Predicted 3D model of a 72-nucleotide RNA (transfer RNA) from Aplysina fulva. Its Rfam family is "tRNA". Rfam describes the family as follows. Transfer RNA (tRNA) molecules are approximately 80 nucleotides in length. The source organism's lineage runs through Eukaryota, Opisthokonta, Metazoa, Verongiida and Aplysina. The RNAcentral record of the sequence draws on ENA. Model confidence (mean pLDDT): 81 of 100.
RNA sequence: GGGAUUAUAGUUAAAUUGGAAUAACAAUUGGUUGUCAUCCGAUAAAUACGGGUUCAAUUCCCGUUAAUCCCG
Numbered sequence: 001g002g003g004a005u006u007a008u009a010g011u012u013a014a015a016u017u018g019g020a021a022u023a024a025c026a027a028u029u030g031g032u033u034g035u036c037a038u039c040c041g042a043u044a045a046a047u048a049c050g051g052g053u054u055c056a057a058u059u060c061c062c063g064u065u066a067a068u069c070c071c072g
C1' cells in the first nucleotide's frame, strides 16, 4: 500500500435478510433479614463517527476512525 471481518447500556450478547431496540450480569433505589449476603420489585443507561437512499435505517450504499486477520 491492497483486501476481508467486526463496532449496539458499565460488561457480555439478541433484534427472523427495512416497520423503530430485548435480555443477563453490574449500578442506583425500595421491600424482606438484628447487619451483610441471598431473594422479590422499581429506576436510569446504548445502535463507533459523518453523509446518502427510503414514508420509515441497528439493518441497504459511500466515506472516516478503531480492533483483528490475510496478501505484498
Stems, first nucleotide, its partner, number of pairs: 001071007010025004019055001027043005048064005